[in-house]
């Protein structure tokens, strides 16, 4: 740093420092000395990955059980294959929960609006852009 997928109307600060910008970009409109950015402790917030636990599903796989009027071998016991049925377990899914690991976030819908469509209009709906995680290259 490109590229692909999903999300983005909910949620959740406080202390230290620091001393004028902050809200991605343009316009707006906002938030800041009652103290912006940044930096550090603590907290809290969500649930994307990962883990753990419960439950359901399930194609396949192993062991194991007790069958069968089925193949073959055996003179017989019986041996093999097979076929369906159960249990256990592993792999796969999904669902809840947790919040232990990775990450993010904790004003204002991603603050609103930019670009296209509907509309008189307020407004709707798509889209681009950003932003976060996942995977990839």
């Nucleotide at each position: 740093u490109g590229c692909u997928c999903a999300u983005c109307c909910a949620g959740a600060g406080g202390a230290g420092u620091g001393g004028a910008g902050g809200g991605a970009c343009c316009g707006g409109c906002c938030c800041g000395a009652u103290g912006a950015a940044g930096c550090u402790c603590c907290g809290c917030c969500a649930a994307c990955c990962c883990g753990u636990a419960a439950c359901c599903g399930c194609c396949g796989g192993a062991u194991c059980g007790a069958g069968c009027a089925g193949g073959u071998c055996a003179a017989a016991c019986g041996a093999u294959c097979g076929c369906a049925c159960g249990a256990u377990c592993c792999c796969c899914g999904g669902u809840u929960a947790u919040a232990g690991g990775g990450u993010g976030g904790c004003a204002a819908c991603u603050c609103c609006g930019g670009c296209a469509g509907c509309g008189c209009a307020g407004g709707c709906u798509g889209g681009a852009a950003g932003a976060u995680g996942a995977g990839u290259g």
A computed fold for a 137-nucleotide RNA from uncultured Roseiflexus sp., annotated as SAM riboswitch aptamer (S box leader). The coordinates come from a structure-prediction model, not an experiment, and the mean pLDDT is 79. Of the family's consensus pairs, 97% are formed in the model. Taxonomically the source falls in Roseiflexus (Bacteria, Bacillati, Roseiflexineae, Roseiflexaceae).